[in-house]
Context: one part of a larger RNA
């Protein structure tokens, strides 16, 4: 000198764009943050239309049309999106290859199919238990829920023959043969939407590999599923991943093992570069979800707002027993030098569900607060005296503040008032949170708007008074003990300017 997610002091007019718990991965009141589908299903309720009967004319029962609402069964989503950096020195990440060792819902393309039967169960009704959370018994019912059968090869499994590649196992295409096994669901406004099997694609993921990136030897030896093999289990899949048996191996001064620290990268800061430092916001990957462990469901989780167990903590309780998890958005307490609104909207973009209409969406789009940062603008312009007053200095002649003020003329960025008023809306129409915002026009009136630090040298800028090694200053050198350009004040000056200084950290 540059930089910062900054803080502190003094000061503070406006706008745009960014950015904002770096500490206690401490505890959390309250609201919201994941639902949706009635074109899968039975049922209940409401409105409407219609028919007939009874009627005390209020209604009630039956039939019929259309629509709406929903608890439950069922489907899809809930594994995304959002947050965090505790753990992790590791195939976690980055780059490079591999998978002949693998998976993939929704979507796209291609091929084929969609036949039949059955038993239940929630809702509901009845009963019972419980303070509650909730539970239990009996009875009825539906399905795109569940089960059974049929059909089926290009699929799977097993066996066999030839070819190519490879050679460790093996694999591949074509091919052939044999045996065994496995499917399906309907809804519809008749346009469609679905269902089953196989093949391919796209996108997504799992696993393996080489290389790379911290400190420490005041850590020198480490290791028994340890290293390898055989067999088996397990997985989508290879593998000590797991188990049994067998062998005795495997790693290490090119630093094993231990300890400390740390999410990694794209990047960011600085620097001429090499490098050094760093990883906040944004993007990719990983990781965690009160702490520890576990599996279930599912294409996908060992699952932030799912389940089970244990623990700590908080809450309710009729004392028998229950409920909870903000490292989502706001907000609160605490901690701290320190970090925001319990805001508006689904109008846009995107996501989930739905044939659709649409619903949900604290993702997102916006507004609010903070000079926290960057950028831009303003606080007026021109004229105006050998130069007012005041103040300061003085060699008492004068000098300075100083065209500065006053005064005159002008302008209106900004401010205020009034009127008009968007783009963002795509898709025929409708649809805008932001927002009566931006912007435009007119009017009023210099009107609403300047400070901070410094002046001994480094280092741009000095005089007077006060103080008297005191009070104090100070980044370093050093100032102050009676004429201090270094302390305090005044005047003047210098630097920067809605900021200016200080502190901390990096280059």
């Nucleotide at each position: 000198g540059g930089a910062u997610g900054a803080a502190c002091g003094c000061u503070g007019g406006c706008g745009g764009c960014g950015u904002g718990u770096c500490u206690a991965a401490g505890g959390c009141a309250u609201g919201c943050a994941a639902g949706u589908c009635g074109u899968a299903c039975g049922a209940u309720c409401c409105c409407u239309u219609u028919u007939a009967g009874c009627u005390u004319c209020g209604g009630u029962u039956u039939u019929u049309u259309g629509g709406g609402a929903u608890a439950g069964u069922g489907g899809c989503a809930a594994a995304c999106g959002g947050g965090u950096g505790a753990g992790u020195a590791a195939c976690a990440c980055a780059u490079u290859g591999g998978u002949a060792a693998c998976c993939u819902a929704c979507c796209u393309c291609g091929a084929a199919g969609u036949c039949g039967u059955g038993a239940a169960u929630a809702a509901c009704c009845a009963g019972c238990c419980g303070a509650a959370a909730g539970g239990u018994u009996g009875g009825c019912u539906a399905a795109u829920a569940c089960a059974c059968g049929a059909u089926a090869a290009a699929a799977a499994u097993g066996g066999g023959g030839g070819g190519a590649c490879a050679u460790a196992a093996g694999u591949c295409a074509u091919u052939c043969c044999c045996a065994u096994u496995u499917a399906a669901a309907g809804c519809u406004c008749c346009g469609g939407c679905g269902c089953u099997u196989c093949g391919a694609g796209a996108g997504g993921g799992g696993c393996c590999u080489a290389u790379g990136g911290u400190c420490u030897a005041u850590c020198a030896g480490c290791u028994u599923g340890u290293u390898g093999g055989u067999a088996g289990g397990g997985u989508a899949a290879c593998g000590g991943c797991c188990u049994a048996c067998c062998a005795a191996g495997g790693c290490c001064c090119u630093g094993a093992c231990g300890g400390a620290u740390a999410g990694c990268g794209g990047g960011u800061g600085u620097g001429a570069g090499a490098g050094c430092a760093u990883g906040g916001c944004c993007c990719g990957c990983c990781u965690c979800a009160c702490u520890g462990g576990g599996a279930c469901u599912g294409a996908g989780a060992c699952a932030c707002u799912g389940c089970c167990c244990a623990g700590a903590c908080u809450c309710c309780u009729a004392c028998g027993g229950g409920a909870g998890g903000c490292u989502g958005c706001a907000g609160u307490c605490a901690a701290g030098a320190a970090u925001c609104u319990u805001c508006c909207g689904c109008a846009a973009u995107g996501g989930c569900c739905g044939c659709a209409a649409g619903g949900c969406u604290g993702a997102c789009g916006g507004a609010g607060c903070g000079a926290c940062g960057c950028c831009g603008c303003g606080u007026g312009a021109u004229c105006g005296a050998u130069g007012a007053a005041g103040c300061c200095c003085u060699u008492c002649g004068g000098g300075g503040u100083g065209u500065a003020a006053a005064g005159a003329u002008c302008u209106u960025u900004u401010a205020c008032u009034a009127g008009g008023g968007a783009c963002g809306a795509a898709c025929a129409a409708a649809u805008g949170a932001c927002g009566g915002u931006a912007c435009c026009u007119a009017g009023u009136g210099a009107a609403u708007a300047a400070g901070g630090g410094g002046c001994u040298g480094c280092u741009a800028a000095a005089c007077u008074c006060g103080u008297g090694c005191c009070a104090g200053c100070a980044g370093c050198a050093g100032c102050g003990g009676u004429a201090a350009u270094a302390c305090g004040a005044g005047u003047g000056c210098c630097c920067c300017g809605a900021g200016c200084g200080u502190u901390a950290u990096c280059c």
This is a predicted structure of a 507-nucleotide part of an RNA (small-subunit ribosomal RNA, 5' domain) from a Candidatus Buchananbacteria bacterium. It matches the Rfam family "Bacterial small subunit ribosomal RNA". Gene Ontology terms of the family: ribosome and structural constituent of ribosome. The sequence was found in a public genome assembly. Its mean pLDDT, the model's own confidence on a scale to 100, is 86.